[in-house]
Context: one part of a larger RNA
RNA sequence: UUGGGCGUAAAGGGUCCGUAGGUGGCCAUAUUAGUCGAUUGUUAAAGAUCCAAGCUCAACUUGGGGAACGCAAUCGAAACGGUAUGGCUUGAGGGUGUGAGAGGUUAGCAGAACUCAUGGUGUAGGGGUGAAAUCCGUUGAUAUCAUGGGGAAUACCAAAAGCGAAGGCAGCUAACUGGCACAUUUCUGACACUGAGGGACGAAACCCUGGGUAGCGAAUGGGAUUAGAUACCCCAGUAGUCCAGGGCCUAAACGAUCUUGAUUAGCUUUCGGAAGUAUCGACCCUUUCGGAGGCGUAGCUAACGCGUUAAAUCAAGCGCCUGGGAAGUACGAGCGCAAGCUUAAAACUC
Numbered sequence: 001u002u003g004g005g006c007g008u009a010a011a012g013g014g015u016c017c018g019u020a021g022g023u024g025g026c027c028a029u030a031u032u033a034g035u036c037g038a039u040u041g042u043u044a045a046a047g048a049u050c051c052a053a054g055c056u057c058a059a060c061u062u063g064g065g066g067a068a069c070g071c072a073a074u075c076g077a078a079a080c081g082g083u084a085u086g087g088c089u090u091g092a093g094g095g096u097g098u099g100a101g102a103g104g105u106u107a108g109c110a111g112a113a114c115u116c117a118u119g120g121u122g123u124a125g126g127g128g129u130g131a132a133a134u135c136c137g138u139u140g141a142u143a144u145c146a147u148g149g150g151g152a153a154u155a156c157c158a159a160a161a162g163c164g165a166a167g168g169c170a171g172c173u174a175a176c177u178g179g180c181a182c183a184u185u186u187c188u189g190a191c192a193c194u195g196a197g198g199g200a201c202g203a204a205a206c207c208c209u210g211g212g213u214a215g216c217g218a219a220u221g222g223g224a225u226u227a228g229a230u231a232c233c234c235c236a237g238u239a240g241u242c243c244a245g246g247g248c249c250u251a252a253a254c255g256a257u258c259u260u261g262a263u264u265a266g267c268u269u270u271c272g273g274a275a276g277u278a279u280c281g282a283c284c285c286u287u288u289c290g291g292a293g294g295c296g297u298a299g300c301u302a303a304c305g306c307g308u309u310a311a312a313u314c315a316a317g318c319g320c321c322u323g324g325g326a327a328g329u330a331c332g333a334g335c336g337c338a339a340g341c342u343u344a345a346a347a348c349u350c
Base pairs, nucleotide, nucleotide: 004321005320006319007304008303012318014201015200016199017198021194022193023192025088026087027086028085029084030083031082032081034080035077036076037075038074039073040072041071042070049065050064051063052062053061054060091191092188093187094186095184096183097182098181099180103177104176105175106174107173108172109171110154114150115149116148117147118146119145120144121143125136126135162169163168206247207246208245209244210243211242215241216240220236221235222234223233258317259316260315261314262313263312266295267294268293269292270291271290272289273288274287275286276285299306300305323350324349325348332343333342334341335340
């Protein structure tokens, strides 16, 4: 390379947008560098293959036949593909009308808890642990009441619930704003899918500048434990955690399951919408569309399990894998303030 694969054995890019490229709905007409057919030429001989002949047979030799593939020319075909033109509406998008939602950004507000300060009451302890001690406290702690300040997070509702492309998103209100579902079948008329490069976003930690700092808390100090204890436990506590702006770009970034479309039993729960039935109305019930779960048939799977939200059966496109270690390392390159990230080997060894 071929082949085979990628939930857990090696392997789906963290996510989306999108360039080139690849692929692409239905009908008609025209055309024909793809495609298909025919003819001719060429494709040396030998060899191979089939038939026959000659050496007594065979090997060997000789004669004849037939190809196959490729290339070129000519003629033809028009199903598929391409191209051009015209049309269509089911894919896609728009309109209109509803609807749900922790989707995003900004601002304001709220109540618990915590902590600090001040004042009141009050007196000898408090705290902490397996037990203690460090620690706090007669300069009055802990407890309790009142007032004021501060920062961070939003109990209950809360759910196998919802929203978002992913990361992620939760007190309440307002403004601005993205996406989605359903109904209608009103408009456009294939405008689509995927997507190498590329762009944007991307938890936490970390970095830079400026603020902020209640609680928690790497580092650090102290007390214990212990043979030791650079730990586990306790008392403190800096960075950080928070805000604004900039950088970093990695995660078990997980459903360890790429995106899109199609086909293939059901049962059940739940969220959002619609229609029908019913009703005074709502619920219930039936059907249907879109999501999120539990089981399960066929089928698949090494097994576990998956099973209309597929890991079933097909199609299109991309990414990735190819024994373990060395190694996600070295070198080179790009990016970064740095930390480092991305790309990515080999010798050697088993």